[in-house]
Molecule: SAM riboswitch aptamer (S box leader)
Organism: Alicyclobacillus pomorum DSM 14955
RNA sequence: UUCUCAUCCAGAGUGGCUGAGGGACAGGCCCUGUGAAGCCACGGCAACCGCAAAAUGACGGUGCCAAUUCCUGCGGACAAACAGAGAACCGUGUCCGAAAGAUGAGAG
Numbered sequence: 001u002u003c004u005c006a007u008c009c010a011g012a013g014u015g016g017c018u019g020a021g022g023g024a025c026a027g028g029c030c031c032u033g034u035g036a037a038g039c040c041a042c043g044g045c046a047a048c049c050g051c052a053a054a055a056u057g058a059c060g061g062u063g064c065c066a067a068u069u070c071c072u073g074c075g076g077a078c079a080a081a082c083a084g085a086g087a088a089c090c091g092u093g094u095c096c097g098a099a100a101g102a103u104g105a106g107a108g
Base pairs, nucleotide, nucleotide: 001108002107003106004105005104006103007102008101013042014041015040016039017038021031022030023029025073026072027071028070043065044064045063048061049060050059051057069100074097075096076095077094078093079092
């Protein structure tokens, strides 16, 4: 870096250093000098993998600790509304699926 599979509406933060950004991308909407991101220390959540025959446990390897993956993005179904002669499209909302992304396990 590519592919496959599984999961993603639950859960979990304090202190120190430092000092302006951060939430993948785009739009929106948020967080942030009452201190962003990063680093360090300690703590916590969870149970993907490992772990003796099994059950467990949370011991080891990861992961995670604002907001559903913060929401939307592409397609479909339905609903109301607008419009109008009547409908449809667009837009809005709900639901379903996909894509993208994240994490783990495996393979190349």